Predicted 3D model of a 608-nucleotide part of an RNA (large-subunit ribosomal RNA, domain V) from a Candidatus Peregrinibacteria bacterium. NCBI's taxonomy places the organism under Bacteria, Bacteria candidate phyla, Candidatus Peregrinibacteriota. Its Rfam family is "Bacterial large subunit ribosomal RNA".
Context: one part of a larger RNA
RNA sequence: AUCACGGUAGGACGAAAAGACCCUAUGAAGCUUUACUAUACGCUGACAUUGUGUCGUUGGUUUGCGUGCGCAGGAUAGGUGGGACCCUUUGAAGUCGUGGCUUCGGCCGCGGUGGAGGGGCCGUUGAGAUACCACCCUCGCGUUCCGCCGAUACUCACUCCGUCUGUGAAACGCAGCGGAGGACAGUGUUUGCCGGGUAGUUUAACUGGGGCGGUUGCCUCCUAAAGUGUAACGGAGGCGCGCAAUGGUCCACUAGCGCCGGAUGGAAAUCGGCGCAGUCGUGUAAUCGCACAAGUGGGCCUGACUGUGAGGCUUACAGGCCGAGCAGAGACGAAAGUCGGUGAUAGUGAUCCGGCAACCUGAGCAUUUUUUAUAUUUGCUCUCACCACGUGGGUGGGUUGUCGCUCAACGGAUAAAAGUUACUCUAGGGAUAACAGGCUGAUCGGUCCCAAGCGCCCACAGCGACGGACCGGUUUGGCACCUCGAUGUCGGCUCAUCGCAUCCUGGGGGUGGAGAAGCUCCCAAGGGUUUGGCUGUUCGCCAAUUAAAGCGGUACGCGAGCUGGGUUCAGAACGUCGUGAGACAGUUUGGCCUCUAUCCACCGUGAU
Numbered sequence: 001a002u003c004a005c006g007g008u009a010g011g012a013c014g015a016a017a018a019g020a021c022c023c024u025a026u027g028a029a030g031c032u033u034u035a036c037u038a039u040a041c042g043c044u045g046a047c048a049u050u051g052u053g054u055c056g057u058u059g060g061u062u063u064g065c066g067u068g069c070g071c072a073g074g075a076u077a078g079g080u081g082g083g084a085c086c087c088u089u090u091g092a093a094g095u096c097g098u099g100g101c102u103u104c105g106g107c108c109g110c111g112g113u114g115g116a117g118g119g120g121c122c123g124u125u126g127a128g129a130u131a132c133c134a135c136c137c138u139c140g141c142g143u144u145c146c147g148c149c150g151a152u153a154c155u156c157a158c159u160c161c162g163u164c165u166g167u168g169a170a171a172c173g174c175a176g177c178g179g180a181g182g183a184c185a186g187u188g189u190u191u192g193c194c195g196g197g198u199a200g201u202u203u204a205a206c207u208g209g210g211g212c213g214g215u216u217g218c219c220u221c222c223u224a225a226a227g228u229g230u231a232a233c234g235g236a237g238g239c240g241c242g243c244a245a246u247g248g249u250c251c252a253c254u255a256g257c258g259c260c261g262g263a264u265g266g267a268a269a270u271c272g273g274c275g276c277a278g279u280c281g282u283g284u285a286a287u288c289g290c291a292c293a294a295g296u297g298g299g300c301c302u303g304a305c306u307g308u309g310a311g312g313c314u315u316a317c318a319g320g321c322c323g324a325g326c327a328g329a330g331a332c333g334a335a336a337g338u339c340g341g342u343g344a345u346a347g348u349g350a351u352c353c354g355g356c357a358a359c360c361u362g363a364g365c366a367u368u369u370u371u372u373a374u375a376u377u378u379g380c381u382c383u384c385a386c387c388a389c390g391u392g393g394g395u396g397g398g399u400u401g402u403c404g405c406u407c408a409a410c411g412g413a414u415a416a417a418a419g420u421u422a423c424u425c426u427a428g429g430g431a432u433a434a435c436a437g438g439c440u441g442a443u444c445g446g447u448c449c450c451a452a453g454c455g456c457c458c459a460c461a462g463c464g465a466c467g468g469a470c471c472g473g474u475u476u477g478g479c480a481c482c483u484c485g486a487u488g489u490c491g492g493c494u495c496a497u498c499g500c501a502u503c504c505u506g507g508g509g510g511u512g513g514a515g516a517a518g519c520u521c522c523c524a525a526g527g528g529u530u531u532g533g534c535u536g537u538u539c540g541c542c543a544a545u546u547a548a549a550g551c552g553g554u555a556c557g558c559g560a561g562c563u564g565g566g567u568u569c570a571g572a573a574c575g576u577c578g579u580g581a582g583a584c585a586g587u588u589u590g591g592c593c594u595c596u597a598u599c600c601a602c603c604g605u606g607a608u
Base pairs, nucleotide, nucleotide: 001608002607003606004605005604006603007602008601010600011599012598014595015594022429023428024427025426027425028424029421030420031419032418035201036200037199038198039197042193043192045190046189047188048187049186051154052153053152054151055150056149058147059146060145063142064141065140066139068137078136079135080134081133082132085119086118087117094113095112096111097110098109099108100107101106158181159180160179161178162177164176165175166174167173204216205215206214213233217239218238219237220236221235222234240410241283242342243341247301248300249299250298251297252296253295256276257275258274259273260272261271281290282289284347286345287344288343305328306327307326308325311322312321313320314319317411330339331338332337353404354403355402356401357400358399359398362382363381364380365379366378369375386397387396388395389394436483437481438479439478440477442476444472445471446470447469448468449467453463454462490565491563492562493561495557496554497553498552499551500550503528504527505526506523507522508521509520510519511518530544531543532542533541534540571589572588573587574586575584576583577582
């Protein structure tokens, strides 16, 4: 060295299981609720099944009777019309008793007595006799009919009970009979309320993993690399309007600052001169503009018009923007001309759906311009109506204009929507996190340089500020490069191996080294580097020793070597949070550690 056998488990990112953690999916499921929308159950009104009476309340109707008071005025005048007479032995006035109403003055009745009269017309009043008749109004009483509501009674529907009778083998069946209830209950259709009891769903995206936070549309600047455009959770700010003048036109004007001068008067008020010059001003952020002014005043107005629009800019589309000219009717201006809002760039929302108005005709009235008329503008009323449903009514539709969205997640999924899962599942992802590795080295550890200063004196025995240059890859991080069809994660045990920035032992230099003990630096990795208490601990603190009780790397060495105390499934509990399901780098208790070694490696024995 090879082979065989027996062993050990370091590697084959070993085997096993399309990772259970994490993220993604306009995936699924379980659960919750003051998410949304339904719905069972329950309650409730109406109608049907559902019939007959009585009483009361109440509405309408028929009919009869009564009722009606401002002031003036005989006095309690409901309205209008007719009207000159009407009532009375079928019992007038008066009187006695009694009832109702009342504005307390009277009005209307009933009974007895009585035995012949009573009222109106005539003057006061807006209106004249309840003298009489008719039609009505207000309120009240009675009555006819039809109801509503409430109470109550009945029996015939309907319900229940029966040790009763019959049928029958029997029945919780059927038919009778009796009893109890009774038009209720029950049932059907429908209205409203309640309704996680049940069901179906929703619960955004971006994101140096996800969550939390922040953001989401529009305008301005920088980034932006001198055309346009250009990203980031890059750096800064604004908008979701305002204005009937802050709009149109014509005419006119020039701010601001510095210096000098001037009563009160000052740094700044108002006045004058000179100079600089666009710094002022611009409704509103920034940028770009603006003196011929787009800035500042005044006069007159409404072009903050209708119908269009050559041609362009921007641009995936949708859309956005500029616009001469033409027609109509106007404003200002002597005119030429200017005017289709505002110095420009923000001040916003597609489609569907719904509301309003109009679609055409004629007439009348009012109004505007005009000296009047015609004509014109505007408004009101009436009439008429473009299409379909045969017509009227009504409904629906079309076209144009306009209104209604913090549809703000702002190209807007629906008219309408939140959570939780450690009971979880599926598809995927190393496109994306947690371990380890890699890159980096801010942080961390170490070395060196400079030397202000400390060290009585003296920068450098020993220290060393402010700074600088490197090294290492043990910390906390950043990145997200292999691995999610799996690279098992803290600590302990066992077994180690390496580095040296050396804890001990060894050899040296310096010393602010007398000696001893130290301090500091250089060389050096051969060997060594303890036992206990507490804690799951690494670490740390403590106790007792020791020459010393080193620091690190090795997938924070080592789970196909062990353990399983911690962390990190399912049970349970506390505190806290949450309405709740549940949740918590909070706590507590409990909780399955598989693998017969093919290859490499290593150990032992034997053979060659």